[in-house]
RNA sequence: CAUCCAGAGGAGUGGAGGGACUGGCCCGAUGAAGCUCCGGCAACCGCCGAAGGGCCCGAGGGUCCGAGGGAAGGUGCCAAUUCCAGCAGGCGACAGAGCCUGGGAGAUG
Repeated sequence: CAUCCAGAGGAGUGGAGGGACUGGCCCGAUGAAGCUCCGGCAACCGCCGAAGGGCCCGAGGGUCCGAGGGAAGGUGCCAAUUCCAGCAGGCGACAGAGCCUGGGAGAUG
C1' cells in the first nucleotide's frame, strides 16, 4: 500500500481444546489444537497478453503499464462476513432491539 459479505476437506496420527485479544455466541469424545499425506479454493507474486498508453534510444527497436486468460511454480486459505461486537458519529423521539458510515485491532500478500 491492496484486499478481507465470494470460494474450497478427506484420511492418518493425536487426545482436549479451538474460533488472535476482551465480552458474547459458537465449534469440539459422532474426536479440539498440533503434525503428516492426499485433495481442493483463490489469483497476491510469478506466467501469457488485445486495443491503447507511458518512458528510453543509435529511429525501428527496447522496456513498462494494460482488459483479459491460465494455474506448472512461490505464498495464503478450505465452520459461521475477519462468527458478532468493542472506539466515534448518524438513523431509530427517550430506552431497548436493529441498521448505516468511518475508525481501531487483526489476517494475508
A computed fold for a 109-nucleotide RNA from a soil metagenome, annotated as SAM riboswitch aptamer (S box leader). Model confidence (mean pLDDT): 83 of 100.